[in-house]
RNA sequence: CAUAGUAAGAGCCAAACCACGGGUAACCGUGGGACGGAAAGCCGCGAGUCCACAUGGGGUGGAUAGUCGGGCUGCCUGU
Numbered sequence: 001c002a003u004a005g006u007a008a009g010a011g012c013c014a015a016a017c018c019a020c021g022g023g024u025a026a027c028c029g030u031g032g033g034a035c036g037g038a039a040a041g042c043c044g045c046g047a048g049u050c051c052a053c054a055u056g057g058g059g060u061g062g063a064u065a066g067u068c069g070g071g072c073u074g075c076c077u078g079u
Stems, first nucleotide, its partner, number of pairs: 002079004012037002017032006035066001041072003045069003048064006
């Protein structure tokens, strides 16, 4: 540096749900809680899905990174 993996070891993250708060909403934050994860770390670039507004056609803005793809970075062990 590349690659494979979670067997070992040290760890990490945190679904649903609940409480409080933010938002028109999707959804988000904090705390609790663990369904799971080998990038469930980061990035809205492409697509999907969801929300709001509009709508004859055509769209505009937002959300989702734990929907998929892609990009960047990274622990441990083996090769």
The RNA shown here (c-di-GMP-I riboswitch aptamer) has 79 nucleotides and comes from Desulfosudis oleivorans. Its mean pLDDT, the model's own confidence on a scale to 100, is 85. It was read from a public genome assembly, where an Rfam model found it. The organism belongs to Desulfosudis, within Bacteria.